[in-house]
This is a predicted structure of a 114-nucleotide RNA (c-di-GMP-I riboswitch aptamer) from a Chloroflexota bacterium. Model confidence (mean pLDDT): 82 of 100. The model forms 100% of the base pairs in the Rfam consensus.

RNA sequence: GAGUGGAAAAGGCAAACCUUUCGAAAGAUAGGGACGCAAAGUCACGGGUCUAAACCAGUUGGUCCAGCCAGCAGUUAGCGCAGGGCCAGCCGGCAAGACCGCCGGACCGCCAAA
Numbered sequence: 001g002a003g004u005g006g007a008a009a010a011g012g013c014a015a016a017c018c019u020u021u022c023g024a025a026a027g028a029u030a031g032g033g034a035c036g037c038a039a040a041g042u043c044a045c046g047g048g049u050c051u052a053a054a055c056c057a058g059u060u061g062g063u064c065c066a067g068c069c070a071g072c073a074g075u076u077a078g079c080g081c082a083g084g085g086c087c088a089g090c091c092g093g094c095a096a097g098a099c100c101g102c103c104g105g106a107c108c109g110c111c112a113a114a
Base pairs, nucleotide, nucleotide: 004112005111006110012037013036017032018031019030021028022027035101041107042106043105045104046103047102048099049098050097055093056092058090059089060088061087062086063085064084065083067081068080071079072078
């Protein structure tokens, strides 16, 4: 120095959960708290997972605006038929939002008994 290992020594990090703030959410910040961790240090680069605000599609309702006259009605536009815009709900898709304590990769790093 590399590999390997956390035995010793010095230390480090902190899951769930609770509180706080941010966020549409996933999730994140800070405090408490320890299930665990030898990279549970850093980076969303590849895969994967989570979320779906915005956007897109569908559908239902409301509202507004044109159009049409087969039937009713009866002469100009209504019931009706068929469109379009906007708003709201529901449903589906989607990352440019997240997760490195899912796997791989890159970078950096503490100690040294076998």